A computed fold for an 84-nucleotide RNA, annotated as Glycine riboswitch aptamer. Model confidence (mean pLDDT): 75 of 100.
[in-house]
RNA sequence: CCGGCUCGCAGGAGAGAGAGGCUUCGAGCCUCCGCCGAAGACGCAAACUCCCAUAAUCGCUCAGGCAGACGUACUGCGAAUUUU
Numbered sequence: 001c002c003g004g005c006u007c008g009c010a011g012g013a014g015a016g017a018g019a020g021g022c023u024u025c026g027a028g029c030c031u032c033c034g035c036c037g038a039a040g041a042c043g044c045a046a047a048c049u050c051c052c053a054u055a056a057u058c059g060c061u062c063a064g065g066c067a068g069a070c071g072u073a074c075u076g077c078g079a080a081u082u083u084u
Base pairs, nucleotide, nucleotide: 003082004081006079007078008077009076010075011074016033018032019031020030021029022028034066035065036064040062042059043058
């Protein structure tokens, strides 16, 4: 220096302002149906004859979300820290 973790700034999607009821009338709460996948969780391949282990922006949809806002994986920049 690269890499890792944390923080800050910028960018950053998807899906019903659904129905009924309650209501402090707030986009809030409960129930029901329909949806989304880019916090997280879970599952899977080849590489290799077999076995084991292992991944994602793939799958699933438990969690979360479906006006706006916040936030989100990921990208760029910066700072501090850490290993070698």